[in-house]
Molecule: Lysine riboswitch aptamer
Organism: Bacillota bacterium
RNA sequence: AGGUGAGGUAGAGGUGCGGUGAACAUAAGUAACCCGGCCAAGCAGGGCAGCUAUGCGGCCAGGUGAAAGGGGACGCCGCCGAAGUAGGAAGUACGCACUGUGCUUUCUGCUGGGUCUGAGCCAAACAGGUUCAGAACUGUCACUGGUCGGACAAAGACCGUCCAGUGGAGCGCUAUCUCACAG
Numbered sequence: 001a002g003g004u005g006a007g008g009u010a011g012a013g014g015u016g017c018g019g020u021g022a023a024c025a026u027a028a029g030u031a032a033c034c035c036g037g038c039c040a041a042g043c044a045g046g047g048c049a050g051c052u053a054u055g056c057g058g059c060c061a062g063g064u065g066a067a068a069g070g071g072g073a074c075g076c077c078g079c080c081g082a083a084g085u086a087g088g089a090a091g092u093a094c095g096c097a098c099u100g101u102g103c104u105u106u107c108u109g110c111u112g113g114g115u116c117u118g119a120g121c122c123a124a125a126c127a128g129g130u131u132c133a134g135a136a137c138u139g140u141c142a143c144u145g146g147u148c149g150g151a152c153a154a155a156g157a158c159c160g161u162c163c164a165g166u167g168g169a170g171c172g173c174u175a176u177c178u179c180a181c182a183g
Base pairs, nucleotide, nucleotide: 003181004180005179006178007177008176009175010174011173014080016079017078018077019076020075021074024071032064033063034062036060037059038058039057042051043050045098047096048095083111084110085109086108087107088106089105090104091103092102093101094100112138113137115135116134117133118132119131120130121129122128140168141167142166143165144164145163146162148160149159150158
């Protein structure tokens, strides 16, 4: 100088990931409410409670007329298992408990990343999200082959850049520090 293992720190992949803010579009002339007409006894999955012939619920016509979730760009913030998703557990919200759904925390599993196509699910949606399958692309490492360079008298082997092919996975990769071991 180099090797192996453990721990720490800092980074890279780009249409990169997520959170948040205000505005905007969509939701939608929908829900709801009011007036008029018609039908008519029930109202969320059942139970309790509550409402209901002073009309539950539904339809037609007219008037007024939202919101939540989700969304693209922009600003700010946190980051590179960023994050997403499946299942379990706990808490919480929906009048009450159950079911169900949403949100939060946690455990286990899967996914390197984005794009496109198809199918399923969520959703008002042809927006978006997500799962599976496929296609090429991309980053990384390993192996194989090749070009060039390094050192060497030369060859071989070794190291490095670049090109091509094949394959793996983020518990990865690069750099660096500490400790230990071997030499």